[in-house]
C1' cells in the first nucleotide's frame, strides 16, 4: 500500500427493506427477621457523511475505528 470480516445501551449479543429485540448491569418495588436467590416495572443504543428507496440498522459509495491475511 492492497484484499477481507466487523463497528448495534454501560458490557455481550440478535436483527439482510417497513414497531430497533435479548442478557448482563443500573435504580425503584414485591418477597424474607437479614442476605443471597425468585418475580415485577423502569433505563439506556444503530460509529460518521453521503446516494438509492414511499420506507435503510439493513442496500451503495467515501471516510473514521478494530481484527485477520498479502506485500
Nucleotide at each position: 500500500g492492497c484484499g477481507c470480516c466487523g463497528g448495534u445501551a454501560g458490557u455481550c449479543u440478535a436483527g439482510u427493506g417497513g414497531u430497533a429485540g435479548g442478557a448482563c448491569g443500573u435504580a425503584g418495588g414485591c418477597c424474607u427477621g437479614c442476605c443471597u436467590a425468585g418475580c415485577c416495572u423502569a433505563u439506556g443504543a444503530c460509529c460518521c457523511g453521503g446516494g438509492u428507496u414511499c420506507g435503510a440498522a439493513u442496500c451503495c459509495c467515501g471516510g473514521c475505528c478494530g481484527g485477520c491475511g498479502c506485500a
The RNA shown here (transfer RNA) has 71 nucleotides and comes from Candidatus Nanopusillus acidilobi. Its mean pLDDT, the model's own confidence on a scale to 100, is 81. The sequence is in RNAcentral, with records from ENA.